RNA sequence: AACUUAUGAAGAAAGGUGGAGGGAGUGGCCCGUAGAAACCUUGACAACCUGCUGUAUACGAAAGUAAGGUGUUAAUUCCAAUCGAUUAAACCGAUAAGAUAAGUA
Numbered sequence: 001a002a003c004u005u006a007u008g009a010a011g012a013a014a015g016g017u018g019g020a021g022g023g024a025g026u027g028g029c030c031c032g033u034a035g036a037a038a039c040c041u042u043g044a045c046a047a048c049c050u051g052c053u054g055u056a057u058a059c060g061a062a063a064g065u066a067a068g069g070u071g072u073u074a075a076u077u078c079c080a081a082u083c084g085a086u087u088a089a090a091c092c093g094a095u096a097a098g099a100u101a102a103g104u105a
Base pairs, nucleotide, nucleotide: 002104003103004102005101006100007099013042014041015040016039017038021031022030023029026080027079028078043073044072045071048069049068050067051065052064053063077097082094083093084092
C1' cells in the first nucleotide's frame, strides 16, 4: 500500500524554536507577518482498543473510570462534486473520496 467493520452537527490550548505558507486532492470559500507549515514542552478533549470498577447464576452485556495504546485540539470531514428529493433559498437522503480506530492476510 490492500481488504473488512465502525464512526463523524458535540468536545478540547498555552508557551518555545521557526519564518511563509496552510485547510488531502479539484473547484470554492477561508485561515496566516496581530506569525502558516514543521519540531519541542506542558495541558486538554474524546472513549475506538487495552486495563480497572461493576448490576443478573456465568461468559462479564449495560453503565462508569481515565492508568496504558492511538487519535484529536479554526470553520459539520469547512462546503461542493456522483445519484436522488425538493425548493425562492438548504445544518435534505444515499454514495464516492479522504480521515481515525479495531481487525484480516